Predicted 3D model of a 405-nucleotide RNA (Bacterial RNase P class A) from a Gemmatimonadota bacterium.
RNA sequence: GCGGAGGGAGAAGAGGUCGCGGACGGGCGUUUAACGCGGGGUGAGAACACCGCCGAGGCGCGCCGUUCGAGGAAAGUCCGGGCUCCACAGGGCACGGUGCCGGGUAACUCCCGGGCGUCGCAAGGCGAUGGAAAGUGCCACAGAGAACAGACCGCCGAUGGCGGCUUCGGUCGCACAGGCAAGGGUGAAAAGGUGGGGUAAGAGCCCACCGCGCCUUCUGGUAACAGAGGCGGCACGGCAAACCCCGCCGGGAGCAAGGCAAACAGGAGCGAUGCGGCGGCCCGCCGCGCUCGAGUUCCGGGUACGCUGCUUGAGGCCGCGGGAGACCGCUGGUCCCAGAUAGAUGACCUCAGCCGACGAGUUCGCUCGGCGGUGACAGAACCCGGCUUAUCUCCCUCCGCAUUU
Numbered sequence: 001g002c003g004g005a006g007g008g009a010g011a012a013g014a015g016g017u018c019g020c021g022g023a024c025g026g027g028c029g030u031u032u033a034a035c036g037c038g039g040g041g042u043g044a045g046a047a048c049a050c051c052g053c054c055g056a057g058g059c060g061c062g063c064c065g066u067u068c069g070a071g072g073a074a075a076g077u078c079c080g081g082g083c084u085c086c087a088c089a090g091g092g093c094a095c096g097g098u099g100c101c102g103g104g105u106a107a108c109u110c111c112c113g114g115g116c117g118u119c120g121c122a123a124g125g126c127g128a129u130g131g132a133a134a135g136u137g138c139c140a141c142a143g144a145g146a147a148c149a150g151a152c153c154g155c156c157g158a159u160g161g162c163g164g165c166u167u168c169g170g171u172c173g174c175a176c177a178g179g180c181a182a183g184g185g186u187g188a189a190a191a192g193g194u195g196g197g198g199u200a201a202g203a204g205c206c207c208a209c210c211g212c213g214c215c216u217u218c219u220g221g222u223a224a225c226a227g228a229g230g231c232g233g234c235a236c237g238g239c240a241a242a243c244c245c246c247g248c249c250g251g252g253a254g255c256a257a258g259g260c261a262a263a264c265a266g267g268a269g270c271g272a273u274g275c276g277g278c279g280g281c282c283c284g285c286c287g288c289g290c291u292c293g294a295g296u297u298c299c300g301g302g303u304a305c306g307c308u309g310c311u312u313g314a315g316g317c318c319g320c321g322g323g324a325g326a327c328c329g330c331u332g333g334u335c336c337c338a339g340a341u342a343g344a345u346g347a348c349c350u351c352a353g354c355c356g357a358c359g360a361g362u363u364c365g366c367u368c369g370g371c372g373g374u375g376a377c378a379g380a381a382c383c384c385g386g387c388u389u390a391u392c393u394c395c396c397u398c399c400g401c402a403u404u405u
Base pairs, nucleotide, nucleotide: 001401002400003399004398005397006396007395008394009393010392013351014350015349016348017347018346020069021068022067023066024065025064026063027061028060029059030058031057036053037052038051039050041048042047071377075388076387078386079385080384081383082382083254084253085252086251090283091282092281093280095250096249097248098247099246100114101113102112103111104110115129116127117126118125119124130245131244135243136242137239138238139237152184153183154180155179156178161174162173163172164171165170192210193209194208195207196206197205211234212232213231214230215229217228218227219226220225258308259307260306266299267298268297269296270295274288275287276286277285315335316334317333318332319330320329321328322327353374354373355372356371358369359368360367361366
């Protein structure tokens, strides 16, 4: 200098003018309880009613002031929860999810660390990472044959048969019965691999090493696992992101949940060894009811608004301590940081920063001047923890290559 890998931070600064939404305070208008004050009236009096003033509070008003006001992904809606309702959510089947080991977490299919496998020269990345000896199924085409799987090209071929030679011992050639799967070919993959022995030719047929399977073996490790050893010629591949088996987890619906206020108009039918409790089924359990009737079907009517839920939290930031790390602890400190409801943040100006061309100067590093431009992806809607996707700038560490000193 070039290329690559891993991680972190920010999301363009300051000021002003006008315009938005929330909170708090003030002010203005209106209404008003008790008590109090004033006035006249009725009444023998006690007292009663009426009028006016004051008056906490309520309602309205953007009139004034202070203060706060979108994201790291707010996106996707893919996971997990908090919370709400169904009853108090119990057991089982089915269904769904997940899948090596150890930790973290409220929980997770997430995160951290490790093992194994795989890609890469490497830093590092990825893994739908349990079981193929429980069973079923698939592997196109090619090929003889694709797992109870094989003979296309080939190799051997004795006794005997045919033919030639012959020193009559035998030898050569051909074909058959038969033997083989070691060599070649097909294929993504072909009956473990290499070497040796053996054979008519071959083959784990036998042997050595490797591979594979098994082991209450030994060593290291919490473990997944790694190494060593022993036994066995050995179930002959792949696919479970095929059905399946095994382990673990899971009730349903969801803020358009739900609560309060407001509004409304009922009519007809079924109905008791009943009805309801809602992803499906069973059991258990619970609630209501049995004709003064639970519930349910149909027709019709009202509401579609208002308030709440709604933002103080598994909360943020700082400090100290523990841990390799994810993260955890602190009777340590500090802060309140949107709550809209057709849905609020906008427009303009100035300065600074950055970029570009031009001009001038230059110690060649840059400096000055005016001019022009100006930053990606992108908007909360009950809240939170992740993952995935989109994207700009800067910083740190590591790997490889080349060159120079």
Model confidence (mean pLDDT): 78 of 100. The organism belongs to Gemmatimonadota, within Bacteria. Rfam family: Bacterial RNase P class A. Its family is annotated with tRNA processing, ribonuclease P activity and dimeric ribonuclease P complex in the Gene Ontology. Rfam classes the family as a ribozyme. The model forms 96% of the base pairs in the Rfam consensus.